[in-house]
RNA sequence: AAAGCGUUCCAGACAGUCGCCGCCGCCGCAAGGCGGGGGAGGAAAGUCCGGACUCCACAGGGCAGGGUGAUGGCUAACGGCCAUCCGUGGCAACACGCGGAACAGGGCAACAGAAAGCAAACCGCCGAUGGCCCCGGGCUUCGGUCCGGCGGAUCAGGUAAGGGUGAAACGGUGCGGUAAGAGCGCACCGCGGCUGCGGUGACGUGGCCGGCACGGUAACCUCCACCCGGAGCAAUUCCAAAUAGGCAGGCACGGCGACCUUCGGGGCGCCAGGACGGGGCCCCCGUUCGCCUGCGGGUAGGGAGCUCGAGCGCGUCAGCAAUGACGCGUCUAGAUGAAUGACUGUCACGCGCUUUCGGGCGCGCACAGAAUCCGGCUUAUCGGAACGCUUUGCCC
Numbered sequence: 001a002a003a004g005c006g007u008u009c010c011a012g013a014c015a016g017u018c019g020c021c022g023c024c025g026c027c028g029c030a031a032g033g034c035g036g037g038g039g040a041g042g043a044a045a046g047u048c049c050g051g052a053c054u055c056c057a058c059a060g061g062g063c064a065g066g067g068u069g070a071u072g073g074c075u076a077a078c079g080g081c082c083a084u085c086c087g088u089g090g091c092a093a094c095a096c097g098c099g100g101a102a103c104a105g106g107g108c109a110a111c112a113g114a115a116a117g118c119a120a121a122c123c124g125c126c127g128a129u130g131g132c133c134c135c136g137g138g139c140u141u142c143g144g145u146c147c148g149g150c151g152g153a154u155c156a157g158g159u160a161a162g163g164g165u166g167a168a169a170c171g172g173u174g175c176g177g178u179a180a181g182a183g184c185g186c187a188c189c190g191c192g193g194c195u196g197c198g199g200u201g202a203c204g205u206g207g208c209c210g211g212c213a214c215g216g217u218a219a220c221c222u223c224c225a226c227c228c229g230g231a232g233c234a235a236u237u238c239c240a241a242a243u244a245g246g247c248a249g250g251c252a253c254g255g256c257g258a259c260c261u262u263c264g265g266g267g268c269g270c271c272a273g274g275a276c277g278g279g280g281c282c283c284c285c286g287u288u289c290g291c292c293u294g295c296g297g298g299u300a301g302g303g304a305g306c307u308c309g310a311g312c313g314c315g316u317c318a319g320c321a322a323u324g325a326c327g328c329g330u331c332u333a334g335a336u337g338a339a340u341g342a343c344u345g346u347c348a349c350g351c352g353c354u355u356u357c358g359g360g361c362g363c364g365c366a367c368a369g370a371a372u373c374c375g376g377c378u379u380a381u382c383g384g385a386a387c388g389c390u391u392u393g394c395c396c
Stems, first nucleotide, its partner, number of pairs: 001392010012347007020039002023036005041367001045378002048376005053232004065228005070084005085099001086097004100223002105221002107217002122163002124159003129156003132152002134149006171189006190212001191210008236304004246295006254271004259266002273289006311330008349364006
């Protein structure tokens, strides 16, 4: 320098003007005014996982149901994080992995293929052995019989090297061996059993024995180990108007009709009447149907929960790290039909054009946005910065 890998961070700055939502102080009877100070995020999002908190349920244990799954650690907890192991990918830095059990049991495997679960034999190879055919020779009672063949591949049969099918074909490579072959024999690798050493452990690395027995799927049921009660701040709780209905007390309480009745009464309709309002009053018109007081439930509305907390910043110490301990400093939204905004100027950053190399012009400046709080994960995101590391090339 080029190409990469990892971790962390920023998410425009300043000034002015006009607004919005809380808080504090002063003035004011109040309405309000003046001044001061605060006001979104790295994801506030998805609501996927875990906890705090609240209410309900709950003796203990089990069943059912759900979740997690290498090992060790961290944590309030986790499906998160850190470190390590194993596997896969990468030259490497590093990245990725729902990474327990398939001799406890059940299930499944389309198509292709000969064969798919106590394996099998389509092509191929062989045909040592036995038969058959052919050739040669010996013997013969001429029917045969015996021996030989570096004959045939014809039958029985052998084989699983090679080809072919499949996601997968009952260990792999090589040498020997054989009629051809084959763990048939041997070496190495893999696998199983026993065992030494290292490691807390997953595991690693040796030794001895075994010729290999035990295919895949648990992102199917299942088994094993561990974890999990339910609902959620619209949780939960306090104050509490008008109207209607409930209860108690006081006052008032006519008539008729049908209905119900526990025969006390009840509510309904009509008439009369009362009360209130309009108007100076009566008539009249309108509204209303017991009136007043108290209590209690509950609605509107308001308050608490609500933001000081597993908080944030810096430092020291322990630890590889996640993280923890200690010290010092610090307070940083709390709205509720829901504020956190808009404009202007200057500067910064990126891109494009242009340049007399000083600069000039134009455009852009993301994703998004609190609603009880916190820890994670995932997803979205214009651009930019810092640190560490890897590989290759060049220079000293």
Bacterial RNase P class A from Robbsia betulipollinis, 396 nucleotides, folded computationally. The RNAcentral record of the sequence draws on ENA. A source record names the gene rnpB. Its Rfam family is "Bacterial RNase P class A". By type it is a ribozyme. Its family is annotated with ribonuclease P activity, tRNA processing and dimeric ribonuclease P complex in the Gene Ontology. The source organism's lineage runs through Bacteria, Pseudomonadati, Pseudomonadota, Burkholderiales and Robbsia. Its mean pLDDT, the model's own confidence on a scale to 100, is 76.